The RNA shown here (transfer RNA) has 71 nucleotides and comes from a Candidatus Beckwithbacteria bacterium.

RNA sequence: AGGGCUAUCAUACAAUGGUAGUAUGAGGGUCUCCAAAACCCUUCAUCCAGGUUCGAGUCCUGGUAGCCCUG
Repeated sequence: AGGGCUAUCAUACAAUGGUAGUAUGAGGGUCUCCAAAACCCUUCAUCCAGGUUCGAGUCCUGGUAGCCCUG
């Protein structure tokens, strides 16, 4: 310098263009003599800026960050 992949709660991952979910974690509760386990409830997110669209996490453009390949 060229090419490719990825970016979503604190963490690991989902999500046909149509209500952003799951598990763990954290807080509270039930249960227990006390705990653990189990069960219930709550909590928190789409990398940034534009564009397309009635509607964008998803499609397009440009950036940023990380990883990989070629030289």
Background:
It matches the Rfam family "tRNA". The family's RNA type in Rfam is transfer RNA.